[in-house]
RNA sequence: GGCGCGGGAUCGGGAGAGUCCCGGCCGCUGCGGCCGGGCGCCGAAGGAGCAACCGCCCCGGAAUCUCUCAGGCAAAAGGACCGGUCUCGCGAG
Numbered sequence: 001g002g003c004g005c006g007g008g009a010u011c012g013g014g015a016g017a018g019u020c021c022c023g024g025c026c027g028c029u030g031c032g033g034c035c036g037g038g039c040g041c042c043g044a045a046g047g048a049g050c051a052a053c054c055g056c057c058c059c060g061g062a063a064u065c066u067c068u069c070a071g072g073c074a075a076a077a078g079g080a081c082c083g084g085u086c087u088c089g090c091g092a093g
Base pairs, nucleotide, nucleotide: 003091004090005089006088007087008086009085010084011083012082013081018039020038021037022036023035024034025033026032027031040073041072042071046069047067048066049065053061054060055059
């Protein structure tokens, strides 16, 4: 210096589902914001559950599956995951 694995930062891509209804307050002038309530819906922050499988023999790890507590259902923000750059750690050779 290169390769493999993992972490962090940064940039780009990134889906789904009501700009729903009612009430109150504020700013305003046919609109917007916040709070509360109601029903419907989504799964790709997080969380939880089962399990293919893996490890080892006590038991543990484990999803894009399942649930929907949380979160979300115009835009914005967020966003599993993918790619680029930089950086840190580990490993083989």

Predicted 3D model of a 93-nucleotide RNA (Glycine riboswitch aptamer) from Caenimonas sedimenti. Model confidence (mean pLDDT): 77 of 100. The organism belongs to Caenimonas, within Bacteria.